[in-house]
RNA sequence: CUUUCAUCUAGAGAGGCUGAGGGAACGGCCCAGUGACGCCUCGGCAACCGGCGGAGACCCGCUGCGGUGCCAAUUCCGACCCGGUGGGUAAACCCAGGGAAAGAUGAGAG
Numbered sequence: 001c002u003u004u005c006a007u008c009u010a011g012a013g014a015g016g017c018u019g020a021g022g023g024a025a026c027g028g029c030c031c032a033g034u035g036a037c038g039c040c041u042c043g044g045c046a047a048c049c050g051g052c053g054g055a056g057a058c059c060c061g062c063u064g065c066g067g068u069g070c071c072a073a074u075u076c077c078g079a080c081c082c083g084g085u086g087g088g089u090a091a092a093c094c095c096a097g098g099g100a101a102a103g104a105u106g107a108g109a110g
Stems, first nucleotide, its partner, number of pairs: 001110008013042005021031003026078003043071003048067002050063005075102001080099003085096004
């Protein structure tokens, strides 16, 4: 980098260093010299892998020493399709809602 499967509306911040952009990409909207983003230390959250236990069917429970991950905003929102059900409109259409695409994380494969 490609690919398979699972999950993505919950949860969790202090200090130090640095100094201008950052939130993937496009649009919007936010965050940011009252110092964001990033890095380090400590802390925390969670429970994918792991560990322990149970159970007719890869499921459930417990745990948090270990491997990751995460700690602004739903993956911040939208973008493409549906929108027959519900709301608005004379209608186009808009909204609710659903699905995809893309992305992120984990576990596996190449």
The RNA shown here (SAM riboswitch aptamer (S box leader)) has 110 nucleotides and comes from a Chloroflexota bacterium. Of the family's consensus pairs, 94% are formed in the model.